[in-house]
A computed fold for an 84-nucleotide RNA from a Rhodocyclaceae bacterium, annotated as Glycine riboswitch aptamer. The coordinates come from a structure-prediction model, not an experiment, and the mean pLDDT is 82. It matches the Rfam family "Glycine riboswitch aptamer". Its family is annotated with glycine biosynthetic process in the Gene Ontology.
C1' cells in the first nucleotide's frame, strides 16, 4: 500500500403536509417542507516551510457541499489480529 476479520464517536424519539400498513381516534414506515444540531466517508480552505512568487503545501484545524442526528441496520478519519 492492498485484501480479509474485529473493534470504532458525535448530533432533535423535532414541527407540519401527504401517502401506505396495522392488531386502528393510535402506532409505524416512506416522501416532502421548515427550524435546530453533528463532522469520524468523500469534498473544499489554511501555517510552519519550499518556490520558478496570484503557486507548491497537514490535521483529530475551520468549512458543512455531501453525508448523517433514539434503539436496530448501514456508513465510519483511527486502531488491532492475519495474508499478500
Nucleotide at each position: 500500500u492492498c485484501g480479509u476479520c474485529g473493534g470504532g464517536a458525535g448530533a432533535g424519539a423535532g414541527c407540519g403536509g401527504u401517502c401506505c400498513g396495522c392488531g386502528a381516534u393510535g402506532c409505524g414506515g416512506g416522501c416532502c417542507g421548515c427550524c435546530g444540531c453533528c463532522g469520524a466517508a468523500g469534498g473544499c480552505g489554511c501555517a510552519a516551510c519550499c518556490g520558478c512568487c496570484c503557486g507548491g503545501g497537514a490535521a483529530c484545524c475551520g468549512c458543512u457541499c455531501a453525508g448523517g442526528c433514539a434503539c436496530c441496520a448501514a456508513g465510519g478519519g483511527c486502531c488491532g489480529g492475519c495474508g499478500a